Model confidence (mean pLDDT): 84 of 100. This is a predicted structure of a 326-nucleotide part of an RNA (large-subunit ribosomal RNA, domain IV) from a Candidatus Aenigmatarchaeia archaeon. The RNAcentral record of the full RNA draws on ENA.
Context: one part of a larger RNA
RNA sequence: GUCAGGUUAAGGAAUUCGGCAAUUUAGCCCCGUAUCUUUGGUAGAAGGGGUGCCUACUGCCCUAGCUCAGCUAGGACCGGUAGGUCGCAGUGACAAGGGGGGUCCGACUGUUUAACAAAAACGUAGGGGGCUGCUAGUCGGAAACGAUUUGUAUAGCUCCUGAGGCCUGCCCAGUGCUGGUGUGUUAACCCGGUUAAAGCCGGUGAAGCCCCGGUAAACGGCGGCGGUAACUCUGACCGUCUUAAGGUAGCGUAAUCCCUUGCCGAUUAAUUGUCGGCCUGCAUGAAGGGUUUAACGAGAUCCCCGCUGUCUUAACCUGACACCUA
Repeated sequence: GUCAGGUUAAGGAAUUCGGCAAUUUAGCCCCGUAUCUUUGGUAGAAGGGGUGCCUACUGCCCUAGCUCAGCUAGGACCGGUAGGUCGCAGUGACAAGGGGGGUCCGACUGUUUAACAAAAACGUAGGGGGCUGCUAGUCGGAAACGAUUUGUAUAGCUCCUGAGGCCUGCCCAGUGCUGGUGUGUUAACCCGGUUAAAGCCGGUGAAGCCCCGGUAAACGGCGGCGGUAACUCUGACCGUCUUAAGGUAGCGUAAUCCCUUGCCGAUUAAUUGUCGGCCUGCAUGAAGGGUUUAACGAGAUCCCCGCUGUCUUAACCUGACACCUA
């Protein structure tokens, strides 16, 4: 010097991307317990006090005997009351939650990258659509056959969403899917005509295409310019171009905002942080769900209390290694 373990005056996060790491707390009993809430919880919330041993009496229970609503004798666990007693110390060792508040995401328990990722990813109950009447539909197989299933639409398969609360707007022009007794187009077969023959002409005519409808919890999409109100600003209102329809309710500088460290407020002595508002949304938005939400989370982020060698700033102790000497 390195590694592992331990202790530390005063301060107490000043360290650091970040309290990472290490402390603090801890068992049991009693008191006490906010906010929110789906009334179950949150909750061991928070916070406060106690804890050994001895003696006496006593509660409950068991066994035996007796003169049996009980009494007497003995006894185990768990207690209660009172008095006493020892130590610096009574969960005397071991074991053994730090706590609180705000926001985001995901409802929750669960699952996952065996060996760099445990999560906001996957799943989930719940919601919606599609296919399917059983010799079904879907899947495996070349087939035989098999699975779903010795099930039968309250079932099976499949796609999307993802508890609950409040909701889920407009567009069918494009691309799909779907319905249609439709004049169009149309192959082969067939019929008729023609030709020496190859062939040619006419008729009939399926699906598809075309045409006419439906369908967005199907794939998807959801405007621009100009003017206008008694100071100014703004624009309920008007004009015009244009579309299939021009983004509704919500939420909004957001896990989404380029400008951006937006502006205002709170927090700090000081904040590119966080939280609450605002909205000029580069490029939010409604089952690729929107918004809200108690409980939950080895999830992300911010703050406060407690606590500490993380630090001011180092010091010392124990063990191992390195190193030195024999």